[in-house]
Molecule: c-di-GMP-I-GGC riboswitch aptamer
Organism: Pseudomonadota bacterium
């Protein structure tokens, strides 16, 4: 600088349960691992997810639209950094 076969220092936790905040999506905390080599960190593109509150249509309580808001374990850019080979 490049690589993640292998092995290590070690790291991180998905369903689920409990608790708790939220109008929901989820989010925090403890327990749990299915899994990750950036599953460390950053909403800048795109997706996918919700919707208290607006605003059009409907007239079945839905639909679109803006808006806000959540996903970094959906993907891409962006930054920073551990081991191990390899040059």
């Nucleotide at each position: 600088c490049g690589u993640g076969c292998u092995a290590a220092c070690g790291g991180c936790a998905a369903a689920c349960c409990c608790g708790u905040c939220g109008a929901a999506a989820g989010g925090c905390g403890g327990g749990g691992a299915c899994g990750c080599a950036a599953a460390g960190c950053c909403u800048c593109c795109g997706g996918u997810c919700g919707u208290c509150g607006g605003a059009a249509c409907a007239g079945a309580u839905g639909u679109u639209c803006a808006a806000c808001g959540a996903u970094a374990g959906c993907g891409g850019g962006g930054u920073u950094g551990c081991c191990a080979c390899g040059a």